[in-house]
This record gives sequence, structure tokens and C1' cells, in this order.
RNA sequence: GCGCGGUUAGUUUAUCGGUAGAAUACAAGAUUCCCAAUCUUGUGGGCCGGGUCCAAUUCCCGGACUGCGCA
Repeated sequence: GCGCGGUUAGUUUAUCGGUAGAAUACAAGAUUCCCAAUCUUGUGGGCCGGGUCCAAUUCCCGGACUGCGCA
């Protein structure tokens, strides 16, 4: 330099155009003599800019970061 993949919650990760789910973490409550474990509830998220569309995490273009391959 060229090609391909990835970027979503503090962390790990689902979601192939129509309200973004889960696990874990954190907070509160229940339980317990206390802690742990367990149960219930809650908090919190689409890398950046533009385009298409009634509607974009999703499709298109550019950029950033990261991984792999080729030279």
C1' cells in the first nucleotide's frame, strides 16, 4: 500500500428496515445472627460525519480505531 472482518450498557455479547434484548456488574428491597448464595425491582448503550427511506444498530459513501491476510 491492497483486501476482508469487527466497533451496541462499566464488561462480554444478541438483534438481516418498524419500541434495541440477555448475561455480568452496580443500586435498593426480601431472605439470613452476619457474610456469601438465591429471589424481586431498578439504573445504564448503537464509534464519528453525511446520504437513502415515512422510519436506519441494520442499507450506501467517507473517516477513526482495532484484528487478520497478501505484498
Molecule: transfer RNA
Organism: uncultured archaeon